[in-house]
Molecule: Bacterial RNase P class A
Organism: Gemmatimonadales bacterium
RNA sequence: GGGGACGGGCGGGAUUGGUCGCGAGCGGCUUCGGCCGCUCGAGGAAAGUCCGAGCUCCAUCGGGUAGGCUGCCAGGUAACGCCUGGGCGCCGCAAGGCGACGGAAAGGGCCACAGAAAACGAACCGCCACGCCGGGUCAUUCCCGGCGGGGUAAGGGUGAAAAGGUGGGGUAAGAGCCCACCGCGCCGGCGGUAACGACGGCGGCAUGGCAACCCCCAGCCGGAGCAAGGCCAAAUAGGCGGCGAGGUGUGACCCACACCGACCAGGUCCUUCGGGACCAGCCGCGGGUAGGCCGCACGAGAUGGCCGGCAACGGCCGUCCGAGAGAGAUGACCAUCCGGUCGCAACCCGACCGAACAGAACUCGGCUUACGGCCCGCCCUCCACC
Numbered sequence: 001g002g003g004g005a006c007g008g009g010c011g012g013g014a015u016u017g018g019u020c021g022c023g024a025g026c027g028g029c030u031u032c033g034g035c036c037g038c039u040c041g042a043g044g045a046a047a048g049u050c051c052g053a054g055c056u057c058c059a060u061c062g063g064g065u066a067g068g069c070u071g072c073c074a075g076g077u078a079a080c081g082c083c084u085g086g087g088c089g090c091c092g093c094a095a096g097g098c099g100a101c102g103g104a105a106a107g108g109g110c111c112a113c114a115g116a117a118a119a120c121g122a123a124c125c126g127c128c129a130c131g132c133c134g135g136g137u138c139a140u141u142c143c144c145g146g147c148g149g150g151g152u153a154a155g156g157g158u159g160a161a162a163a164g165g166u167g168g169g170g171u172a173a174g175a176g177c178c179c180a181c182c183g184c185g186c187c188g189g190c191g192g193u194a195a196c197g198a199c200g201g202c203g204g205c206a207u208g209g210c211a212a213c214c215c216c217c218a219g220c221c222g223g224a225g226c227a228a229g230g231c232c233a234a235a236u237a238g239g240c241g242g243c244g245a246g247g248u249g250u251g252a253c254c255c256a257c258a259c260c261g262a263c264c265a266g267g268u269c270c271u272u273c274g275g276g277a278c279c280a281g282c283c284g285c286g287g288g289u290a291g292g293c294c295g296c297a298c299g300a301g302a303u304g305g306c307c308g309g310c311a312a313c314g315g316c317c318g319u320c321c322g323a324g325a326g327a328g329a330u331g332a333c334c335a336u337c338c339g340g341u342c343g344c345a346a347c348c349c350g351a352c353c354g355a356a357c358a359g360a361a362c363u364c365g366g367c368u369u370a371c372g373g374c375c376c377g378c379c380c381u382c383c384a385c386c
Stems, first nucleotide, its partner, number of pairs: 001382004006377005013337002016335005022041008043357001047368002050366005055225004067221005072086005087101001088099004102216002107214002109210003124156002126152003130148007164182006183205001184203005190197002229294004239285005246260006266279005301320008338354006
């Protein structure tokens, strides 16, 4: 210098100044319509709503069934299907990347096409000996061809996959039939918390694949969601209760008088004539609605340092409080600076550009997806030079 791998940070440039504009909080003024001042005001994904929680209400003795999810081991965490470290398998020269990675002798099911055969274990071609027939030949030995019933998993062919692989011995030809190594299974002790690894011995090998098909095993899971839920509470309608014509004072003791009663003091029915029931009207209570307030931002919070840990993460100390709402505000311009591109050998100077994905609405922890570009760290590999 070329090519690559991984991790982290920033991201409509700016802790700048100014002029307008929008929303919220606090304070002041107000003619109650508003006005002024100060402070604050989107993201790394606020997104998809895919997992896991907090919180709230409902349900709930305990256990099981059904159903759903997860699935190597250990750790982290409030929890997780997330993260970290490790094991194993595959890919890459490597740095690294990817993996639903429990069980296929519990059972069921499936394995397209091709192929003889896709599994209680297979003969299409080929190979091999035997029997019979025919031919060559002097010839029942030998050679060629055909047929028959057999042997054979070496070779060919089909397929994603064909009944352990390679080599040797062996055989009529072959074959774990026998042997060595590899693989596989079982056992033993060793290392490791474990997954697992390495070693030794035994077994000739005995049951092909698919569980992201049913299933089995193990673990976890009650339901609904801020339109949760709580508090305050009109008008109208409906519900319940009271009043529904009298009140006060004086004399008196079931009578009388005086004053007051906003225009009036009501209607229907019954009556034993004393009164009673219902309605209009008035008052009160309670439930619900509109509306308002809370939930709602001090929390598994943010940030700096130290300590423990390989790490994820945890502990301690210090500092900070940074949106919140109602169909929903967060923008524009100018100056200066910064960065980039172009002009120029270079400086100065000038011109242009500052682009992407996207936008809070109970709140957190993750995952996934979208994204123009910039910066930093560390590692691998190739080339050249010393």